Predicted 3D model of a 270-nucleotide RNA (Bacterial large signal recognition particle RNA).
Model confidence (mean pLDDT): 77 of 100.
The model forms 94% of the base pairs in the Rfam consensus.
Its Rfam family is "Bacterial large signal recognition particle RNA". It is annotated as a non-coding RNA gene. Gene Ontology terms of the family: SRP-dependent cotranslational protein targeting to membrane, signal sequence recognition and signal recognition particle, plasma membrane targeting.
RNA sequence: ACAAGAUAGGCCGGCAGGGUAGGGGUCUGCUAUUUAGCGCAAAUCCUCUUAUGGCGCGGCUGAUAGGUUGAUGGCGUUUAAUGAAGCUUAUAGUAAGUCUAUAAUUUUUGUGAAGACGCUUAUGCCUAUAUGGAUAGUUGUAUUAGUGAACCUGGUCAGGCCGGAAGGAGCAGCCAUAAGCUAAUAUAACUAUGCUGUGUAGAAACAAAGCCGAGCAAAGAAUUAUAGAUACUGCUGUAGGCUUUAUUAAGCCACAUCAACCAUUCUUGU
Numbered sequence: 001a002c003a004a005g006a007u008a009g010g011c012c013g014g015c016a017g018g019g020u021a022g023g024g025g026u027c028u029g030c031u032a033u034u035u036a037g038c039g040c041a042a043a044u045c046c047u048c049u050u051a052u053g054g055c056g057c058g059g060c061u062g063a064u065a066g067g068u069u070g071a072u073g074g075c076g077u078u079u080a081a082u083g084a085a086g087c088u089u090a091u092a093g094u095a096a097g098u099c100u101a102u103a104a105u106u107u108u109u110g111u112g113a114a115g116a117c118g119c120u121u122a123u124g125c126c127u128a129u130a131u132g133g134a135u136a137g138u139u140g141u142a143u144u145a146g147u148g149a150a151c152c153u154g155g156u157c158a159g160g161c162c163g164g165a166a167g168g169a170g171c172a173g174c175c176a177u178a179a180g181c182u183a184a185u186a187u188a189a190c191u192a193u194g195c196u197g198u199g200u201a202g203a204a205a206c207a208a209a210g211c212c213g214a215g216c217a218a219a220g221a222a223u224u225a226u227a228g229a230u231a232c233u234g235c236u237g238u239a240g241g242c243u244u245u246a247u248u249a250a251g252c253c254a255c256a257u258c259a260a261c262c263a264u265u266c267u268u269g270u
Stems, first nucleotide, its partner, number of pairs: 001270006009061004013031005021049005037057004066262008076252019096233002098229011109217003118211004123207002126202008134193014153176004161168002
């Protein structure tokens, strides 16, 4: 110096966000090329301590591979401003849709020449009042019947009492009656009832009679006009919010290219 082998070493991703005392990982997003590998655990998190995960396997590789710095380009990403679009919130206005009221027109339904609406009358019905009858009640009178006084009605008076006797007085009972009570009848007066009749006055809803001659009634619907309302829809304005997009500015940045620097093991053979 060349060739082969091995694999000490190197590589097998990075960035932003989030989280964290801080670093890394699982998590979210982006990034290119095909090891930007595989497995275990990990958001009540897993792990580490001035860094570049923990545990266990595996692959590539001897080279500008790899690492660091810078420049250029640059996929993406963050923030801010401006513009556009869409959605949305609040508010103010408007009053087209919508709602209400009134009027007119049209229409539906019912009814009407077997006469609408309206007018007149006051026959029925109704009200008030007076009155006759009727009914009921109360009172008075008369008649009839019944009842009816222990004593201060009458007659007769058992028993008993008085008397020598004749007889006397006389209770109860019985009979008849006075006052009274009850019932019936008749009659007179009064009161009540609207049951019936008559007269007078009133009212005019309903029925009836008469006149006239064509609409009347109830609600709905449609259209138009006027007036009003503003909860909702619509329109306009103002002030915001969210999303998307475009431009600008300032950052971060995968990756690529270029340049420079650092850095390069072992074994065997020729």